Large-subunit ribosomal RNA, domain VI from a metagenome, 266 nucleotides, folded computationally. Its mean pLDDT, the model's own confidence on a scale to 100, is 87.
[in-house]
Context: one part of a larger RNA
Formats: sequence, C1' cells, structure tokens
RNA sequence: CGCAGGAUAUUUGAAAGGCGCUGUCCCUAGUACGAGAGGACCAGGAUGGACGAACCUCUGGUGCACCAGUUGUCACGCCAGUGGCACAGCUGGGCGGCUAUGUUCGGAUCGGAUAAACGCUGAAAGCAUCUAAGCGUGAAGCCGGCCUUAAGAUAAGAUAUCCCACUGAGAUAAUCAGGUAAGACCCCUUGAAGACUACAAGGUUGAUAAGCACAAUGUGUAAGUGGCGCGAGUCAUUGAGCAAGCGUGUACUAAUAGGUCGAGGG
Repeated sequence: CGCAGGAUAUUUGAAAGGCGCUGUCCCUAGUACGAGAGGACCAGGAUGGACGAACCUCUGGUGCACCAGUUGUCACGCCAGUGGCACAGCUGGGCGGCUAUGUUCGGAUCGGAUAAACGCUGAAAGCAUCUAAGCGUGAAGCCGGCCUUAAGAUAAGAUAUCCCACUGAGAUAAUCAGGUAAGACCCCUUGAAGACUACAAGGUUGAUAAGCACAAUGUGUAAGUGGCGCGAGUCAUUGAGCAAGCGUGUACUAAUAGGUCGAGGG
C1' cells in the first nucleotide's frame, strides 16, 4: 500500500514444512512342521537403542561477588572488627535463570488408491487362461490422518461485537480539506519477549517495576557481651547473623500531565 466505510477479537484452510527408524525378551508353544537335529507364521505383552520436542519436579552442571573458611600483604592510630590487592587470591557450598548426562512425551492406531505378487468370474480359442470386458486381496512406499506455519490464497475467505447520516470548499456531484467516534499510537513502568523493531503485562477505576514486610531458599551458629582455659581456643546468648534476578502481600516511590492519528453511508 492492497483486501471498496473505520475498528477489535475469534477463526476456516488453498498451500507449505515436520514426523516416518529399529533391537531384544516373554507368551501363543517346544505347538504347526520335521526321522531327528532343530523350530515357526498369525495374534498379544514387556523392555531397550538411536533420533526428535518440551521442561527443570528429581539427579547433576554453571551460577564474576549470595554465605562461610583461609594465606600473604597494605590500610582504617592500636586491640578487636572490617576493607583493598593477589586469576573471582585460594578453598567449601549455593537461590533464580540457563542447561544434559536429568524428567516427560513422540514415531502409532486408522481410512483410500496402488506396486510386485496372489486370486474370482471369463471369452477371443466349445477346453484352458488373474484379463481382453468386469470384480477382489495386497507394502516401511503414494494420498489422507498426527504436529507446525498459513487469506498478499490479489480468487485477498468466514463469524461475533463496537463506531457511525459532523463541518467547510466544490455543481446540492465526483473529489479535496478539517475536527471527531469506536479504536490505535506517541509517551511512561516493565517482562519467563527481545540485536533494533516486534510480541506480552500494565499506566492511579493501578500490584507494571522499585522499595518495604513476611515466607521460601542458601550459607552454617554473626558482632558484642558473659563463663571456662596460662594460651591457641571453647561454651552460652543462637539454627544465630547475613543474603542475588524467587513467592505472597503492601500504593511508600515511579507509571503524572499531555499529544497525535483515526469513518462519513459504505
């Protein structure tokens, strides 16, 4: 820009893409078959491999500063307590998020037309013949079915709902311009969304982000004080103190105010 008014939702599906794999074991059954050795079809069940998708409950990984321990050195006047630097100084753990080696799920069932092949009826050719007319069965393959995208599918589809007889110019037309409606955007607070854009949640009739409170979770018993010990230390206060993007609340802070676009009877 188009989709013959302007919008907001919900959809149909032309078309396109994805998937498509397979082992072992049990049962049927030591049955059919076979002198024996051996040993099934068909049908049913269980459990794997590889591949793929989603997810983070579990098992783990990471987790650049969440907690603790600790070495050297410097600083805060000293002690104590802290901070800086040394690969994040090193070490032990670790929330959320992201992840696989973790978890869950998938290939299917089914329908249609067929290939090779196997048949029925059946002449040409009194017989025979699956074929010449006609009718069946039949594959991981083909067309559907399952999952995803999808009306720029210009053949531009459908449904529901919302807004609509404004003003001026022009010939009372076509058309043009302006202010509006429903609605949208700018702007702002943000995000399990993201390069930007887009998408999604919100903007006081508000829990969108920050803060705060509590909880969860992590670390592992802070500092100070007191007791004991000559002392290094240890015990009590104390599952303490401190905590990152998590959860539930709470308008304390910031989403204020404002602006722009947007139909004219199809």